[in-house]
Molecule: SAM riboswitch aptamer (S box leader)
Organism: Chitinophagaceae bacterium
RNA sequence: CUCUUAUCAAGAAAGGCAGAGGGUAAUGGCCCGAUGAAGCCUUGACAACCUACCAGCAUCCUUCGACAAGUUCAGAGCUCAGGAUGACAUGGAAAGGUGCCAAUUCCAUCCCCGACGAUAAAUGUCCGGGGCAGAUAAGUC
Numbered sequence: 001c002u003c004u005u006a007u008c009a010a011g012a013a014a015g016g017c018a019g020a021g022g023g024u025a026a027u028g029g030c031c032c033g034a035u036g037a038a039g040c041c042u043u044g045a046c047a048a049c050c051u052a053c054c055a056g057c058a059u060c061c062u063u064c065g066a067c068a069a070g071u072u073c074a075g076a077g078c079u080c081a082g083g084a085u086g087a088c089a090u091g092g093a094a095a096g097g098u099g100c101c102a103a104u105u106c107c108a109u110c111c112c113c114g115a116c117g118a119u120a121a122a123u124g125u126c127c128g129g130g131g132c133a134g135a136u137a138a139g140u141c
Stems, first nucleotide, its partner, number of pairs: 003139006013043005021032003026109004044101001046099001049097003053092003057086006065080001069079003105133001110130003114126003
């Protein structure tokens, strides 16, 4: 790079170097930037895709199992307790692997529904839905 799936209106800072661009296809806009862009380094944060972890769930085992508890006259059994295995859709925490720390993926482009306006119709504006493209993660080639 190819393909698949999921998410994308939330969230998150400083310092040093550096010295003019940047906002991740293209185009048109509109923003950010010498009160310092991109990039690099250090520390910190945000988030919860993956790995590992805890709880919850299912099955099984166990000397009534612990100097525990409930039920029972007692025993056995049941609940519970302890342990093992498993499933993965739930919650938690945040060590590791990424990611990320202006503006909805900054907005629009293609299709559809509706509303407004105008009309023979069309162009236009707005809301909503879908798609294309993009980003990130996991897997795949």